This is a predicted structure of a 71-nucleotide RNA (transfer RNA) from a Minisyncoccota bacterium. The sequence is in RNAcentral, with records from ENA and MGnify. Taxonomically the source falls in Minisyncoccota (Bacteria, Bacillati).
RNA sequence: GCGGGAUUAGUUUAGUGGCAGAACUUCUGCUUCCCAAGCAGGUGGCGCGAGUUCGAUUCUCGCAUCCCGCA
Numbered sequence: 001g002c003g004g005g006a007u008u009a010g011u012u013u014a015g016u017g018g019c020a021g022a023a024c025u026u027c028u029g030c031u032u033c034c035c036a037a038g039c040a041g042g043u044g045g046c047g048c049g050a051g052u053u054c055g056a057u058u059c060u061c062g063c064a065u066c067c068c069g070c071a
Base pairs, nucleotide, nucleotide: 001070002069003068004067005066006065007064010024011023012022013021018054026042027041028040029039030038047063048062049061050060051059
């Protein structure tokens, strides 16, 4: 330099155009003499910019970071 893949919550991830979900974590409450475990509830997220569209996490282009291959 060329090609391919990935980027969603603190972490691991689901989601192929119409409300963003789960698990773990964290916080609160219940339970317990206390801790742990358990139960109930809450907070918290689409890498950045532009385009297409009535509507974009999703499609297109560019950029950034990481990974793989080729040279």
Its mean pLDDT, the model's own confidence on a scale to 100, is 83. Rfam family: tRNA. Rfam links the family to the GO term triplet codon-amino acid adaptor activity.